[in-house]
RNA sequence: GAAGCGGGCCGGGCAGCCGCGCUGGCGUGGGGCGACCCACGCGGUGAGGAAGGUCCGGACUCCACAGGGCAGGGUGACGGCUAACGGCCGUGCGCGGUGACGCGACGAACAGGACCACAGAGACGAGUAAGCGCGGCGCAAGCCGCGUGGACGUGAAACGCGGCAACCUCCACCCGGAGCAACACCAAAUAGGCAGGCGGAGCAGGGCUUUCGGGCCUUGUGAAAGCGCGGCCCGCGCGAGCCUGCGGGUAGGUGGCAACGAGCCGUUGCGGUAACGCGCGGCCCAGAGGAAUGGCUGCCACGUCGGGUAACCGAUGCACAGAAUCCGGCCUACAGGCCCGCUUCGCAU
Numbered sequence: 001g002a003a004g005c006g007g008g009c010c011g012g013g014c015a016g017c018c019g020c021g022c023u024g025g026c027g028u029g030g031g032g033c034g035a036c037c038c039a040c041g042c043g044g045u046g047a048g049g050a051a052g053g054u055c056c057g058g059a060c061u062c063c064a065c066a067g068g069g070c071a072g073g074g075u076g077a078c079g080g081c082u083a084a085c086g087g088c089c090g091u092g093c094g095c096g097g098u099g100a101c102g103c104g105a106c107g108a109a110c111a112g113g114a115c116c117a118c119a120g121a122g123a124c125g126a127g128u129a130a131g132c133g134c135g136g137c138g139c140a141a142g143c144c145g146c147g148u149g150g151a152c153g154u155g156a157a158a159c160g161c162g163g164c165a166a167c168c169u170c171c172a173c174c175c176g177g178a179g180c181a182a183c184a185c186c187a188a189a190u191a192g193g194c195a196g197g198c199g200g201a202g203c204a205g206g207g208c209u210u211u212c213g214g215g216c217c218u219u220g221u222g223a224a225a226g227c228g229c230g231g232c233c234c235g236c237g238c239g240a241g242c243c244u245g246c247g248g249g250u251a252g253g254u255g256g257c258a259a260c261g262a263g264c265c266g267u268u269g270c271g272g273u274a275a276c277g278c279g280c281g282g283c284c285c286a287g288a289g290g291a292a293u294g295g296c297u298g299c300c301a302c303g304u305c306g307g308g309u310a311a312c313c314g315a316u317g318c319a320c321a322g323a324a325u326c327c328g329g330c331c332u333a334c335a336g337g338c339c340c341g342c343u344u345c346g347c348a349u
Stems, first nucleotide, its partner, number of pairs: 001345010012300007020046004025042007048320001052331002055329005060179004072175005077091005092106001093104004107170002112168002115163002124160002131148007183255004193246006202221008226238004261284001263283005269278003302317006
């Protein structure tokens, strides 16, 4: 210098103005019967390395559950890490690469089934095929019987109790189900439920029934508890129901939900080859509910394009993508850029 291998990191910065979400900070004002909510001002704060795919594993919540089994799903060398894992680390073995290194579901094929392309007599059934010799039949081609032969060859594999289990299966181990639209709390109106209280007078007609005393239903008139006409009185109307309490659920509201944890950052501490664990120091780090996280301007840095001998000037700003209960992984996408270690080859000393 060229070509590679492995690992880590960034994903523009600063300032000003305007706008938006949240605020479990402070203050002011307002709405709702209430649970609670809204607006404004000041302050604080506001996307990612993958927030993504929803593929694994957990936290959390509810339901189910004595124990065992069936079905179904998953995992599979050995040891370790971890809350757990199909993740990660180390080692062994196999395969690929000159190498750095990469990849591997890596238990079992005398329990059983399926499958094994092409070629080949034959792919698990063995040999019933071909060739050769002899005999018989036939004009001949050829056919039949007996013996020999089991080789050459084909093929990834040729009889060996073969190969194949991310084919069924067997063995060992693991897994109860549903998911924050989980779930919990507060809580109107109307209807229905339960309990308590106050009422349902009379008169007349009709129907049913009768043990002939009556009972039940219904119509008209009408007294009354009570209700309506915004609070009270009068009045008017309705009137067989009305009032109070309790409890369940709905509308609605709140929590779950983001500030104390499997938390984040650092570490020239300790243990361990490592993953990781312990210690120490510092920090509090978005949180909506149709869903905020944006725009403009200036300067700097960088990339691209154009002009210029150059200094420089002008234009442009374009990756993947965007939280939705949270966390650990895996996988996938990604303009451009930075750093570290290592390998092979060439050249120079």

Predicted 3D model of a 349-nucleotide RNA (Bacterial RNase P class A) from a Burkholderiales bacterium. RNAcentral holds the sequence, with entries from ENA. Rfam family: Bacterial RNase P class A. Its family is annotated with dimeric ribonuclease P complex, tRNA processing and ribonuclease P activity in the Gene Ontology. The same sequence occurs in records of 2 taxa. A source record names the gene rnpB.